Predicted 3D model of a 412-nucleotide RNA (Bacterial RNase P class A) from a soil metagenome. Rfam family: Bacterial RNase P class A. It is annotated as a ribozyme.

[in-house]
C1' cells in the first nucleotide's frame, strides 16, 4: 500500500419519567380470598442489522380420494452441511488481478425458431469494395472472361490460429505445433484433469430470446385461528299488562270475569291485532383473553470434521409492549477530526572555521566541527466541532441493503 476474517456500537454520575414482573409495608379493595387501583421496595427492559419483506422453515386455517398428464412459476458444475432453502462449507471449470483474493442464473446453440444495431461487399444454404494471378485484347494507360481469399478495410464478432512447404496466385491443398472432435487408458465419489491415438475440420455469438431437458411447487397468513362477551339495534321462542273479585292490610302466587276484531246475531270456543314490559336463545359489533414467548435458544469447556456443522457434558432464563413502553435533561469522563501553544526526535537547507583532492586561476569534489532549522513524526496541554446507521410487533435460519468511528487476527 492493500487482501481476507472476526469483535464493539461510547462509558459513569445526578435528577424527572415509562412498560411488565415479584413482594401486601402504607392507602385502598375484599372480608373465605391481595382479584383490581394509587404510593413505596426490589428485578427485568431492542439490533448487528430489529429494516426491505427478497427466499426457506414452524404455526394456524382453507382447499384436497389415488396415480398421470397439460399450463404456470422457481431452481440448474459437483460433492457435502442443514427441519429447510434459490442459504452455507469444500471443490472443479471459465474471466479479473503481479499476489494474497475477488466475480460468475456456470445444463443444452451438431431439435427448432427467432435476433445480431451501426459500420461494412458479405452477420450465416455464404459472398467480394479495394487488392492478388493466368489468359485474352491494347503501342501504353487500361479493359474484358476466368481464378483466389492471403493481404487491407469495417465491426462486438468475418466461416479454425502460427509457421514451413506448395501455387499463375491462392487456399488444411499438404505437414508441425495448438484449437474442435471422437475413442481408449490413467487419476478422482464426482464436476474435472492428465496422457495417447484417430479425424482435415463439418460446429460465428445470443437460451435473465421462444424453447428442450431434469428437479421441486397447493392458497392465504398472527389483523392467522382459538375462547369469553355489554349497550343499542334487529331475528327467534316464553310470559305479562289495566279494572274488579275470592282477601280487613302488605307482598308474592293461583283461580275467574271484563279490550277490538273475524269465524256467527248473542253465548261458549278458537284465531288473529297493536304498543310497552320482563325473561330466554341464538348470531355479531366495542371490549377481553390467548395464540405470545422455555426456543431447530443462549453461554461455557472437551470430542469428531480442512470447513459448513456435529456429538456430548455443565450452567443460564435474556423484553412480551400493543396506538405501542425501552425516554428526557444536566453534568463528567473516553475514544475521533480540526486550530492554537509546548517538549522531544527528526534532519532538507543556511551561514561560519577546518582537511584532502581536482584546476595556472576563478572555482568545483568530498570529509568533519560549530550555529541555525522547514517538511514530517511522537508526546502533553488548551479551544472547538461531531459521537453513526437506525428501533422489536407471532417466532426462527439465511440473503440484501444502511451504518461515526474503534478494536483484534491470518495473508500478500
Nucleotide at each position: 500500500a492493500g487482501c481476507g476474517g472476526g469483535c464493539c456500537a461510547c462509558g459513569c454520575g445526578a435528577u424527572c419519567g415509562c412498560u411488565c414482573c415479584g413482594g401486601a409495608c402504607u392507602c385502598c379493595g375484599u372480608u373465605u380470598u391481595g382479584a383490581a387501583g394509587a404510593g413505596c421496595c426490589g428485578g427485568a427492559g431492542a439490533g448487528g442489522a430489529a429494516a426491505g419483506u427478497c427466499c426457506g422453515a414452524a404455526c394456524u386455517c382453507c382447499a384436497c380420494a389415488c396415480g398421470g398428464g397439460c399450463a404456470g412459476c422457481a431452481u440448474g458444475c459437483c460433492g457435502g452441511g442443514u427441519a429447510a432453502c434459490a442459504c452455507c462449507c469444500g471443490g472443479u471449470c471459465g474471466c479479473g488481478g503481479c499476489g494474497a483474493c475477488g466475480c460468475g442464473a456456470a445444463g443444452g446453440a451438431a431439435a427448432g425458431u427467432g435476433c445480431c444495431a451501426c459500420a461494412g461487399a458479405a452477420a450465416a444454404c455464404a459472398a467480394a469494395c479495394c487488392g492478388c494471378c493466368u489468359u485474352c485484347c491494347g503501342a501504353a494507360a487500361g479493359g474484358a472472361c476466368g481464378g483466389c481469399a492471403a493481404g487491407g478495410g469495417u465491426g462486438a464478432a468475418a466461416c479454425g490460429g502460427u509457421g514451413c512447404g506448395g501455387u499463375a496466385a491462392g487456399a488444411g491443398c499438404g505437414c508441425a505445433c495448438c484449437g474442435c472432435u471422437c475413442c481408449g487408458c490413467c487419476g478422482g465419489c464426482a464436476a474435472c484433469g492428465g496422457c495417447g491415438g484417430g479425424g482435415g475440420c463439418a460446429c460465428g455469438g445470443u437460451a435473465a430470446a421462444c424453447c428442450c431437458c431434469a428437479u421441486g411447487c397447493g392458497g392465504a397468513g398472527c389483523a392467522a385461528g382459538g375462547c369469553c362477551a355489554a349497550a343499542u339495534a334487529g331475528g327467534g321462542g316464553g310470559g305479562c299488562a289495566g279494572c274488579g273479585g275470592g282477601c280487613g292490610c302488605c307482598c308474592g302466587u293461583c283461580c275467574c270475569g271484563c279490550c277490538u276484531c273475524a269465524c256467527u246475531u248473542c253465548a261458549c270456543g278458537u284465531g288473529a291485532g297493536c304498543u310497552g314490559c320482563c325473561u330466554c336463545c341464538g348470531g355479531g359489533u366495542c371490549g377481553g383473553c390467548u395464540g405470545c414467548u422455555c426456543g431447530a435458544g443462549c453461554c461455557c469447556g472437551a470430542g469428531g470434521g480442512c470447513g459448513a456443522c456435529c456429538u456430548c457434558g455443565g450452567g443460564c432464563c435474556c423484553a412480551g409492549a400493543g396506538g405501542a413502553a425501552u425516554g428526557a435533561u444536566c453534568g463528567u469522563g473516553g475514544g475521533c477530526g480540526g486550530g492554537g501553544c509546548c517538549g522531544g526526535g527528526a534532519g532538507a537547507u543556511c551561514g561560519g572555521g577546518g582537511a584532502a583532492c581536482c584546476g595556472c586561476a576563478a572555482g568545483g569534489u568530498c570529509c568533519u566541527c560549530c550555529g541555525g532549522g522547514a517538511a514530517c513524526c511522537c508526546g502533553g496541554u488548551u479551544c472547538u466541532g461531531g459521537u453513526a446507521c437506525a428501533g422489536a410487533a407471532c417466532u426462527c435460519g439465511g440473503c440484501u441493503u444502511a451504518u461515526c468511528g474503534g478494536c483484534c487476527c491470518g495473508c500478500u